[in-house]
Context: one part of a larger RNA
RNA sequence: GAUGAACGCUAGCGAUAGGCCUAACACAUGCAAGUCGAGCGGUAGAGGACUUCGGUUCUUGAGAGCGGCGCACGGGUGAGUAACACGUAUGCAACCUACCUUUAACAGGGGGAUAGCCCGGAGAAAUUCGGAUUAAUACCCCAUAACACAGGGGUCCCGCAUGGGAAUAUUUGUUAAAGAUUAAUCGGUUAAAGAUGGGCAUGCGUAACAUUAGCUAGUUGGUGAGGUAACGGCUCACCAAGGCAACGAUGUUUAGGGGAACUGAGAGGUUUAUCCCCCACACUGGAACUGAGACACGGUCCAGACUCCUACGGGAGGCAGCAGUGAGGAAUAUUGGUCAAUGGACGAAAGUCUGAACCAGCCAAGUCGCGUGAAGGAUGACGGCGCUCUGCGUUGUAAACUUCUUUUGUAGGGGAAUAAAAAGGGGGACGUGUCCUCCAUUGCAUGUACUCUACGAAUAAGGAUCGGCUAACUCCGUGCCAGCAGCCGCGGUAAUACGGAGGAUUCGAGCGUUAUCC
Numbered sequence: 001g002a003u004g005a006a007c008g009c010u011a012g013c014g015a016u017a018g019g020c021c022u023a024a025c026a027c028a029u030g031c032a033a034g035u036c037g038a039g040c041g042g043u044a045g046a047g048g049a050c051u052u053c054g055g056u057u058c059u060u061g062a063g064a065g066c067g068g069c070g071c072a073c074g075g076g077u078g079a080g081u082a083a084c085a086c087g088u089a090u091g092c093a094a095c096c097u098a099c100c101u102u103u104a105a106c107a108g109g110g111g112g113a114u115a116g117c118c119c120g121g122a123g124a125a126a127u128u129c130g131g132a133u134u135a136a137u138a139c140c141c142c143a144u145a146a147c148a149c150a151g152g153g154g155u156c157c158c159g160c161a162u163g164g165g166a167a168u169a170u171u172u173g174u175u176a177a178a179g180a181u182u183a184a185u186c187g188g189u190u191a192a193a194g195a196u197g198g199g200c201a202u203g204c205g206u207a208a209c210a211u212u213a214g215c216u217a218g219u220u221g222g223u224g225a226g227g228u229a230a231c232g233g234c235u236c237a238c239c240a241a242g243g244c245a246a247c248g249a250u251g252u253u254u255a256g257g258g259g260a261a262c263u264g265a266g267a268g269g270u271u272u273a274u275c276c277c278c279c280a281c282a283c284u285g286g287a288a289c290u291g292a293g294a295c296a297c298g299g300u301c302c303a304g305a306c307u308c309c310u311a312c313g314g315g316a317g318g319c320a321g322c323a324g325u326g327a328g329g330a331a332u333a334u335u336g337g338u339c340a341a342u343g344g345a346c347g348a349a350a351g352u353c354u355g356a357a358c359c360a361g362c363c364a365a366g367u368c369g370c371g372u373g374a375a376g377g378a379u380g381a382c383g384g385c386g387c388u389c390u391g392c393g394u395u396g397u398a399a400a401c402u403u404c405u406u407u408u409g410u411a412g413g414g415g416a417a418u419a420a421a422a423a424g425g426g427g428g429a430c431g432u433g434u435c436c437u438c439c440a441u442u443g444c445a446u447g448u449a450c451u452c453u454a455c456g457a458a459u460a461a462g463g464a465u466c467g468g469c470u471a472a473c474u475c476c477g478u479g480c481c482a483g484c485a486g487c488c489g490c491g492g493u494a495a496u497a498c499g500g501a502g503g504a505u506u507c508g509a510g511c512g513u514u515a516u517c518c
Base pairs, nucleotide, nucleotide: 001517002516003515005514006513007512008511009510012370013369014368015367016366018363019362020328025326026325027324029323030322031321034069035068036067039066040065045060046059047058048057049056050055076281077280078279086205087204088203089202090201091200092199095198096197100194101193102192103191104190105189106188108142109141110140111139118131119130120129121128122127148174149173150172151171152170155166156165157164158163179186180185207253208252209251214244215243216242219241220240221239222238223237224236225235226234256278257277258276259275260271261270262269263268283304284303285302286301287300306317307316308315309314334360336359337358338357342356343354344353345352346351373404374403375402376401383395384394385393386392387391409455410454411453412452413451414450418445424439425438426437427436428435429434430433462507463506464505465504466503467488468487469486473502474501475500476499477498483490484489
């Protein structure tokens, strides 16, 4: 000098950033991922009409269901990991990419189900079984089709070894589609390219210990096969006997990595809280399914520990999301508001959802700013303390007193920016679905910030230290006691070092102590 700090004493305000470093311990409760009726069948209900009072019909229409997209983002944590995890630089002639953009081509015909609804059954519940019946952008079949995929034959070009590419009137086989509506459009299928995001490989860099010296059988390589989006012992069969290591293999311990931050003249050392990028994890261990993408925090299955419900037969759960609780600890906040802005998901849109985000609350825990008054005022007042004691020194211009100001405070008025739009209505332009313009609409924070007026010095100062290092000294008490102390060291009868007082020094809404780093 610094800190995500803690403790002691003290404390007026604002702005700004920050706030479980310990138990990746256990969690009550609420919320944190939905959306689409312009994909589909359709109901309760509401309103209207008719009615033989049984009901029928028209409009509108929740909840639930099938289907699509999203849920792989955003948010949290740092347990594991010494590794191509990360950083940097390359490569992929060994790869994938939903939504988006561009280009080209296409969408013909048919079928069987199933959820829901209805009927019935089992169960305490979670849930589940059977029957009848129904729809789709759900599912299936046929057709059409190549610049796609697979196989065969010839031509040309290129490279970095395996190889890659192009034109083909070459040839055989395989594979597609879906509709909706307000008629404006929005969607569907195939192919090529782009963009974005990922996957893989490699060089170099990236802790400690040799009181860890040998390690290794899928081990190292080959052939073939399987598997993958893709290369590869990734997996398997066979064959060979290799591979790593004193330039530190193997083992053990510790640890998420980086940008950055602190310190330092620098070199360096230390740290990885907040913010950004990457990685890993989601009660513990394992596994796959779905999907463009997961081996998936608020999905599934199995095992385990724990907690809860139970009618004892069986079931439910996972805060390292935001709040909050218990525990641990020296120690770390509200079970708040709003989607107004920014962003995300869905939707044609209106819009819905969003503990992301933006705000507010608590905390001197950091940084910065402001204030606690200013000028004058000597009988140098009273009181305190000290002394060489009729007196003097000091506290000290300090107070009283006079004049002034009103930051701040209190009271009363005014009162924002953050909002740009999108969507709607009117008009216009042309490239006919985009843009321009006018009108009207939308603010949680907030009656907040800010500002005006009135009042009145009014509402606001402490902490540590004073032997040397180190700025600042005397008196009294104590008497190697009580005590102090960072180091040297003080204290045994005049202690500037202990305790008190007066005075002084220093920093100041803080000041000291402790811990850690340079």

This is a predicted structure of a 518-nucleotide part of an RNA (small-subunit ribosomal RNA, 5' domain) from an uncultured bacterium. It matches the Rfam family "Bacterial small subunit ribosomal RNA".